[in-house]
The part of an RNA shown here (large-subunit ribosomal RNA, domain II) has 718 nucleotides and comes from a Halobacteriota archaeon.
The prediction has a mean pLDDT of 83.
NCBI's taxonomy places the organism under Archaea, Methanobacteriati, Halobacteriota.
The full RNA is in RNAcentral, with records from ENA.
Context: one part of a larger RNA
RNA sequence: ACCAGGGAGUGUAUUUUAGUGGCGAGGUUAACUUCGUAGGAAGAUAGCCCAAGGGAAACCAACAAGCACGCAGCUUCGGCAAGGUGCGGCGUAUUAAAGUGCGUGGAGUCACUAGGGUACGACCCGAAGCCAGGCGAUCUAGGCGUGGGCAGGUUGAAGCGUGGCGAAAGCUGCGUCGAGGACCGCUAGCGGUAUUGAUGUGCAAAUCAUUCGCGUGACCUGUGUCUAGGGGUGAAAGUCCAAUCGAGCCUGGGAAUAGCUGGUUCCUUCCGAAACAUGUCGCAGCAUGACCCGGCUGGAGAUAGUCAACGAAGUAGAGCUACUGAUUGAAGGAUCCGGGGGGGAAACCCCUCGCUCUUCUGUCAAACUCCAAAAUCGUUGUCGUCGUAGAAGGUCGGAGUCCGGGCUGGGGGGUAAGCUUCCAGUCCGUAAGGGAGACAACCCGGACCGAGGUUAAGGUCCCCAAGUGUCAGCUAAGUGUCAACACUAAAGGGAGUCUUGGGCCCUAGACAACUGGGAGGUGAGCUUAGAAGCAGCUACCCUUUAAAGAGUGCGUAACAGCUCACCAGUCGAGGUUUAAGGCCUUGAAAAUGGACGGGGCUAAAGCUGACCACCGAUACCUCGGGACUUCGAAAGAAGAUUCAGUAGGAAGGCGUUGUGUUUGGGUGGAAGCAUGGUUGUAAAAUCAUGUGGACCGAAUAGAAACGAAAAUCCUGGU
Numbered sequence: 001a002c003c004a005g006g007g008a009g010u011g012u013a014u015u016u017u018a019g020u021g022g023c024g025a026g027g028u029u030a031a032c033u034u035c036g037u038a039g040g041a042a043g044a045u046a047g048c049c050c051a052a053g054g055g056a057a058a059c060c061a062a063c064a065a066g067c068a069c070g071c072a073g074c075u076u077c078g079g080c081a082a083g084g085u086g087c088g089g090c091g092u093a094u095u096a097a098a099g100u101g102c103g104u105g106g107a108g109u110c111a112c113u114a115g116g117g118u119a120c121g122a123c124c125c126g127a128a129g130c131c132a133g134g135c136g137a138u139c140u141a142g143g144c145g146u147g148g149g150c151a152g153g154u155u156g157a158a159g160c161g162u163g164g165c166g167a168a169a170g171c172u173g174c175g176u177c178g179a180g181g182a183c184c185g186c187u188a189g190c191g192g193u194a195u196u197g198a199u200g201u202g203c204a205a206a207u208c209a210u211u212c213g214c215g216u217g218a219c220c221u222g223u224g225u226c227u228a229g230g231g232g233u234g235a236a237a238g239u240c241c242a243a244u245c246g247a248g249c250c251u252g253g254g255a256a257u258a259g260c261u262g263g264u265u266c267c268u269u270c271c272g273a274a275a276c277a278u279g280u281c282g283c284a285g286c287a288u289g290a291c292c293c294g295g296c297u298g299g300a301g302a303u304a305g306u307c308a309a310c311g312a313a314g315u316a317g318a319g320c321u322a323c324u325g326a327u328u329g330a331a332g333g334a335u336c337c338g339g340g341g342g343g344g345a346a347a348c349c350c351c352u353c354g355c356u357c358u359u360c361u362g363u364c365a366a367a368c369u370c371c372a373a374a375a376u377c378g379u380u381g382u383c384g385u386c387g388u389a390g391a392a393g394g395u396c397g398g399a400g401u402c403c404g405g406g407c408u409g410g411g412g413g414g415u416a417a418g419c420u421u422c423c424a425g426u427c428c429g430u431a432a433g434g435g436a437g438a439c440a441a442c443c444c445g446g447a448c449c450g451a452g453g454u455u456a457a458g459g460u461c462c463c464c465a466a467g468u469g470u471c472a473g474c475u476a477a478g479u480g481u482c483a484a485c486a487c488u489a490a491a492g493g494g495a496g497u498c499u500u501g502g503g504c505c506c507u508a509g510a511c512a513a514c515u516g517g518g519a520g521g522u523g524a525g526c527u528u529a530g531a532a533g534c535a536g537c538u539a540c541c542c543u544u545u546a547a548a549g550a551g552u553g554c555g556u557a558a559c560a561g562c563u564c565a566c567c568a569g570u571c572g573a574g575g576u577u578u579a580a581g582g583c584c585u586u587g588a589a590a591a592u593g594g595a596c597g598g599g600g601c602u603a604a605a606g607c608u609g610a611c612c613a614c615c616g617a618u619a620c621c622u623c624g625g626g627a628c629u630u631c632g633a634a635a636g637a638a639g640a641u642u643c644a645g646u647a648g649g650a651a652g653g654c655g656u657u658g659u660g661u662u663u664g665g666g667u668g669g670a671a672g673c674a675u676g677g678u679u680g681u682a683a684a685a686u687c688a689u690g691u692g693g694a695c696c697g698a699a700u701a702g703a704a705a706c707g708a709a710a711a712u713c714c715u716g717g718u
Base pairs, nucleotide, nucleotide: 001718002717003716004715005714006713011120012119013118014117015116016115017114018113019112020111021110022109023108026049027048028047032043033042034041035040053060054059063088066087067086068085069084073080074079089104090103091102092101093100094099123263124262126260130253131252132251133250134249135248141227142226143225144224145223146222147221148220149219150217152184153183154182155180159176160175161174162173163172164171165170189214190213191212194210195209197208198207229245231241232240266653267652268651269650270649271648276289277288278287279286280285291400292398293397294396295395296394297393301386302385303384305383307381308380309379310378311377312376317371318369319368324365325364326363329360330359331358332357333356337354338353339352340351341350342349343348404428405427406426407425408424409423410422411421412420413419433444434443435442448625449624450623451622452621453620454619458615459614460613461599462598463597467612469611470610471609472608473607474606480601481600492586493585494584496583497582498581499580500579501578502577503576504575505574513570514569515568516567517566519543520542521541524538525537526536549564553562554561626643627642628639629638630637631636654707656704657703659701660700661699662698663697664696665695672691673690674689675688676687677686678685679684
């Protein structure tokens, strides 16, 4: 891992709601006793619930029906009217009174069944832990008693002997000696440094190899003995106390507790959420409300939408000489006041800034508004929709939920975020199908089953169903071939190209090009070695002219020379400038080679506009079938804008194992097993054949240790 078997809402007590049954102003027994073969029967009236309430208490103490409305039902179609409702009355408390609170026109109780609550292990499995009593020092830590062990070599302390020196104290040589937590050492023994080597389902739950430390000592070691769990022992690491230690092990309390994780077993039908609010030592929980389901009641209106009328309000926008606050420039006035500068002996005067007034001009605001929408909201009515096949409302019972998330629009926070926090709507959650390559929430669209057709979004060259469709334009960048998002792309540039508008020039000839002219006073004056159009400074006139600067650039030492402005001719139709728009381009950098989904595509298979076909879904239509709801005993009839669905509620069924009753099958072959057929929406049922070789069903009633794919589930097998 697979297979088989096992594996989770149960029982008792009590309480509450509903249903069924018994009795009913009452209902009912418990322990116990007697009888009985047993199941049980008869007694037992203690007790319990109900029949009266109000009041803190003292205490007091209620409609056998007075009026009206009205559902079901009945009806002679006029009405009557159980239950119900509204008045009225009564009891009691408060009380001066009024008023108010509670109660009041008789229904309970016992048993069973089902749903819930509570206490217990309480659906099942799961802690780490806490406490009690015991067992451990054969491992290891330390102590105590008593034994054992340490090749060989080196060094050479004190002391001693002796020689020398010295007055002495003493110093010193040589020898002897043999000290040391001395030295070397794979002696034995003990240890465990590095390779971060080998190994790492190992030789091994700590080993192997090489290397390394100690090796007469605080040494190593045998044996006996002592210390015990909040205790020991510890040259101290929370170390060690039998492969267990920040509190050993065993058994028990014990099914500890777990607001946490996981799991929780057959089918179909109907409805169908929440992730919000309030409280909470509350934020992984719980309770109450909102939202869901079912029963009962109720008895006629309900209402998301459309339109209209009448109202409400201050958002978007806009505006500000309409306020509050912010905020340009210009001109003019006033001059009491404040700042700076100047004049003057001072008074005071002048300039300037502020303040203030007038006119013009340029801007803003969530906490500004002279204005002011679209939407929105309220009331009423119309239309629509739902409703006597029973809506709205009420009440009782059962839940689940209280981590939500995406998108669009509107806000707060934040540089921002697949960020955070609110509001409105919608979707996912709980929604399948088609499209977006793949893709919870983006687009289309809400799946009862089967068959056929038509469309939606999106597409129509091939992969791939459908146009290599029609008309017009743009793009040359493979730009692009991406609705949005998740595709990155901006400011700023572009005589790339297309389109639209304005200004100016132009057949009295523009623009470009070519031909010719481009002169004289004069080499203007100054400066300067020189300065002649052209280093620099000043001025920039006049004449002849079709036109020609006291000169646009090159050039010379200075001249010269070339050229331009300007004019004429040739030519013959647009030219030039500016503003805006479309597509394109640049800006544009990431790590294996590479992505428009791919191939590929250029008068497109790209982009823009217009049009016609077609494809395309569980949508829509048609046909057949089923369910649902109502009527009905059934057959059947009728109806709808019905039939997705997690948590969850409700309803009806299938199967397993015993039991009672009834009724069947079986050696002419039961159960079980294997294969195949048939029936049912399904759980399942049934038949045939083979195998097998002795038991097994059906109906009905009632009872359950009753259904397996999951729990790192348990046991076994392979």